[in-house]
RNA sequence: GGGGAUUUAGCUCAUCUGGUAGAGCGUCAGGUUCGCAAUCUGAAGGUGGCCGGUUCGAGUCCGGUAAUCUCCA
Numbered sequence: 001g002g003g004g005a006u007u008u009a010g011c012u013c014a015u016c017u018g019g020u021a022g023a024g025c026g027u028c029a030g031g032u033u034c035g036c037a038a039u040c041u042g043a044a045g046g047u048g049g050c051c052g053g054u055u056c057g058a059g060u061c062c063g064g065u066a067a068u069c070u071c072c073a
Base pairs, nucleotide, nucleotide: 001072002071003070004069005068006067007066010025011024012023013022019056027043028042029041030040031039049065050064051063052062053061
C1' cells in the first nucleotide's frame, strides 16, 4: 500500500424480506429466608462506531470515514 471480517444495552451476542430493536449475564426493586446464597416476578438500561445519501420508511441498501482483527505485498 491492497483485500476480507467485525462495530447493536455495562459485558457476551441475536435481530428471516427495509416496516414498533431483543436475549443471556450483570444492575436495581419486590416475593420467598432469621440472614446470605439460590430461585421467582418486575423494572431501568440503545445516537445500532461516526458523517452523508437512497427511500413514505434504514441496524438492514449505497458512498465516505474511524477503530479492532486477519490475509497478501
Predicted 3D model of a 73-nucleotide RNA (transfer RNA) from an uncultured Bacteroidales bacterium.
Rfam family: tRNA. Rfam describes the family as follows. Transfer RNA (tRNA) molecules are approximately 80 nucleotides in length.
Its mean pLDDT, the model's own confidence on a scale to 100, is 83.
The sequence was found in a public genome assembly.